This is a predicted structure of a 115-nucleotide RNA (FMN riboswitch aptamer (RFN element)) from a Bacillota bacterium.
[in-house]
RNA sequence: AUUGUCCUCUGGGGACCGGUGUAAUUCCGUACCGGCGGUAGAGCCCGCGAGCCGAAAGGCUGAUUCGGUGUAAUUCCGAAGCCGACAGUUAGAGUCUGGAUGGGAAGAGGAGGUC
Numbered sequence: 001a002u003u004g005u006c007c008u009c010u011g012g013g014g015a016c017c018g019g020u021g022u023a024a025u026u027c028c029g030u031a032c033c034g035g036c037g038g039u040a041g042a043g044c045c046c047g048c049g050a051g052c053c054g055a056a057a058g059g060c061u062g063a064u065u066c067g068g069u070g071u072a073a074u075u076c077c078g079a080a081g082c083c084g085a086c087a088g089u090u091a092g093a094g095u096c097u098g099g100a101u102g103g104g105a106a107g108a109g110g111a112g113g114u115c
Base pairs, nucleotide, nucleotide: 001114002113003112005111006110007109008108009107010106015030017029018028019027031095032094033084034083035048036047037046038045043082044081051060052059053058064080065079066078067077068076086098087097088096
């Protein structure tokens, strides 16, 4: 310096609010949140994970525009928007409870191998 190997660790945030109602942290109002890799710095560009279907192979799966700067930005700055697994629930959930002391993209460190 490198890595078709091994080990360890890390690895998801957010309502104590108001209203209506027999009943809602689920509706309405307001507020708040944003996993991993790539790329000019990204929830909404590409891909992955999670989740769902399947015996497996494999498949399915959300959302952005305008203006500005710049060599380069749907990523930065300004403005206005939008989206959010499954199961549960006295009433419909991104924020409550649960599967989950789980899984996991991936990241960091170490060992070994090779040069």

Taxonomically the source falls in Bacillota (Bacteria, Bacillati).
The coordinates come from a structure-prediction model, not an experiment, and the mean pLDDT is 83.